A computed fold for a 595-nucleotide part of an RNA from Actinoplanes sp. ATCC 53533, annotated as large-subunit ribosomal RNA, domain I. Model confidence (mean pLDDT): 83 of 100. Rfam family: Bacterial large subunit ribosomal RNA.

Context: one part of a larger RNA
RNA sequence: GGCGAACGGUGGAUGCCUUGGCACCAGGAGCCGAUGAAGGACGUGGGAGGCCGCGAUAGGCCUGGGGGAGCUGUCAACCAAGCUGUGAUCCCAGGGUGUCCGAAUGGGGAAACCUGACAUCAGUCAUGUGGUGUCACCUGCAUCUGAAUUCAUAGGGUGUAUGGGGGGAACGCGGGGAAGUGAAACAUCUCAGUACCCGUAGGAAGAGAAAACAACAGUGAUUCCGUGAGUAGUGGCGAGCGAAAGCGGAUCUAGCCUAAACUUGUGGCGUGUGAUACCUGUCAGGGGUUACGUCAUGGGGGUUGUGGGACCCACUUAUCAUAUCUGACAGUGUGGUGAGGAGUUAUAAAGUCGCAUGUUAGUCGAACGACGUGGGAAAGUCGGCCGUAGACGGUGAGAGCCCGGUAGACGAAAAUGUGUGACCUCCUUGUGGUGUUCCCGAGUAGCGGCGGACUCCUGUAAUCUGCCGUGAAUCUGCCAGGACCACCUGGUAAGGCUGAAUACUUCCUGGUGACCGAUAGCGGACAAGUACCGUGAGGGAAUGGUGAAAAGUACCCCGGGAGGGGAGUGAAAUAGUACCUGAAACCGUUCGCCU
Numbered sequence: 001g002g003c004g005a006a007c008g009g010u011g012g013a014u015g016c017c018u019u020g021g022c023a024c025c026a027g028g029a030g031c032c033g034a035u036g037a038a039g040g041a042c043g044u045g046g047g048a049g050g051c052c053g054c055g056a057u058a059g060g061c062c063u064g065g066g067g068g069a070g071c072u073g074u075c076a077a078c079c080a081a082g083c084u085g086u087g088a089u090c091c092c093a094g095g096g097u098g099u100c101c102g103a104a105u106g107g108g109g110a111a112a113c114c115u116g117a118c119a120u121c122a123g124u125c126a127u128g129u130g131g132u133g134u135c136a137c138c139u140g141c142a143u144c145u146g147a148a149u150u151c152a153u154a155g156g157g158u159g160u161a162u163g164g165g166g167g168g169a170a171c172g173c174g175g176g177g178a179a180g181u182g183a184a185a186c187a188u189c190u191c192a193g194u195a196c197c198c199g200u201a202g203g204a205a206g207a208g209a210a211a212a213c214a215a216c217a218g219u220g221a222u223u224c225c226g227u228g229a230g231u232a233g234u235g236g237c238g239a240g241c242g243a244a245a246g247c248g249g250a251u252c253u254a255g256c257c258u259a260a261a262c263u264u265g266u267g268g269c270g271u272g273u274g275a276u277a278c279c280u281g282u283c284a285g286g287g288g289u290u291a292c293g294u295c296a297u298g299g300g301g302g303u304u305g306u307g308g309g310a311c312c313c314a315c316u317u318a319u320c321a322u323a324u325c326u327g328a329c330a331g332u333g334u335g336g337u338g339a340g341g342a343g344u345u346a347u348a349a350a351g352u353c354g355c356a357u358g359u360u361a362g363u364c365g366a367a368c369g370a371c372g373u374g375g376g377a378a379a380g381u382c383g384g385c386c387g388u389a390g391a392c393g394g395u396g397a398g399a400g401c402c403c404g405g406u407a408g409a410c411g412a413a414a415a416u417g418u419g420u421g422a423c424c425u426c427c428u429u430g431u432g433g434u435g436u437u438c439c440c441g442a443g444u445a446g447c448g449g450c451g452g453a454c455u456c457c458u459g460u461a462a463u464c465u466g467c468c469g470u471g472a473a474u475c476u477g478c479c480a481g482g483a484c485c486a487c488c489u490g491g492u493a494a495g496g497c498u499g500a501a502u503a504c505u506u507c508c509u510g511g512u513g514a515c516c517g518a519u520a521g522c523g524g525a526c527a528a529g530u531a532c533c534g535u536g537a538g539g540g541a542a543u544g545g546u547g548a549a550a551a552g553u554a555c556c557c558c559g560g561g562a563g564g565g566g567a568g569u570g571a572a573a574u575a576g577u578a579c580c581u582g583a584a585a586c587c588g589u590u591c592g593c594c595u
Base pairs, nucleotide, nucleotide: 001594002593003592004591005590006589007588008587009586015580016545017544020516021515022513023512024511025510026509027508028507029505030504031167032166039101040100041099042055043054044053046079047078049075050074051073052059061095062094063093064092065091066090070083071082072081106115107114108113116135117134118133119132120131121130122129137164138163139161140160141159142158143157144156145155171202172200173199174198175197176196182189186236212219213218223250224249225248226247227246233241234240255497256496257495258441262300263299264298265297266296267295268294269293270292271291278287279286280330281329282328283327284326285325305475307440308439309438310437311435312433313432314431315430318337319336320335321334322333323332324331339428340427341426342425343424351423352422353421354420355419356418357417358416359415360414362410363409364408368383369382370381371380384401385400386390392404393403394402446470447469448468449467450466451465452464453463456482477492478491479490480489481488532539533538552579555566556565557564558563
């Protein structure tokens, strides 16, 4: 030096464990913000560094409930000083305080800082100083002013608004909009109207009450799911893309409001006469810029496709009051009562009270002992018991009966959700007939050009839609049924609103797992978006386990100490805060063999 065996060191694999994650399900909640948010900075404790809580009233203040013996959060002990059956700590509900930054909003600014004006209070002999409140911009409404330019308009000022501004995980709608890729290259095409950017809203959004489908039979707003169907189609007919009707379900006793004709009030403009017109009709009287036309605006009316409505005519609800230039009669309008109907989620809109039932603290809650083993019994043996409870977790090893719970039952002063009722609020003539009278949404439909969306890549290309140009009709009208025409059928565009079935999960509660178990599982079980890196945008770790209990080794010895040897604790110390198990590489000690 090599080989082998044994025993150690180093190291931290493996096994076991879990405080933490991951995925999904159900229910709830679905916004917060100038009454200053989200997120932070700085403070705040007797000694106080991090986390958490709180805000100069700062580990807390007040009120109302719950609870019932200890308490002064945690890492994390120790000491001090206190509180508490006159009910503390703790939990829930409601209030109060809430520095500074931040949309940040008096002005400024390199966020958490600097510096004003006005009003008012405190203080000073006075000034300085301090406290409280107000003072940004935009928009709507009201109002006062007011240029070029006479009226006016622009502009300016003031008041007012629980108007806006900013934040938020995904889901929605809209405006823009790629490329890697696939086509085995690549250009039409595809990826894909995806990613991404912007705007904007809600708890959902969007869509929505047929100018729809369909096919000679019919359906009857929209949305979503299954099927139809990878079908019909489309496509360098390549790669690929890819419907609809119908049928079956979810939801649903969801449908409504306007424009116009006509009528009437008010205002502007034009025309107008001396009484024609007009003032509801008849007669008499009286008035007479009242009138007519047109424009604007308000009320009534009206809302449909077996076409509807207006106008005109006829019939039709009760009663009271009142108005209609005057009187009589008739008529008409308005209001109340009666009668009928409806309602807060669209069709108008706000609230009060009662009842029921949830949520936000909680309460009660059955049943076991012995023996031996062991450090320890919940395992074993013997004998019992409960069960509307044998889910789960803990307790010195596997516990229905030890503890917390579980099944079940009960509980709210306050706040709040849902349902329901009452009060309350709102609405109201209807029917028929006649007609070559009037109306039925215009720079619209259609057409032409260039695009886009539809299964549809310009094609026979309908349909929907953007820009440019042109440009109708009003029911004997217009649109659609995939060029176009005829017939037939369906519908009624060019205004608007609308619950549910649907999508999503930052968040709260509960649950589940042929999900992970510390190089795994979130990046993060530990000081984690921390340390650290970067000018910055940004990037981004590592580190879990003594023991049942610290009982964490008094005392002695060696040593400067570190550390160790005794002694002691413990079931165990080769469990000694370098701590469960403790593999391998690597380093040794002893023994044997070989050289």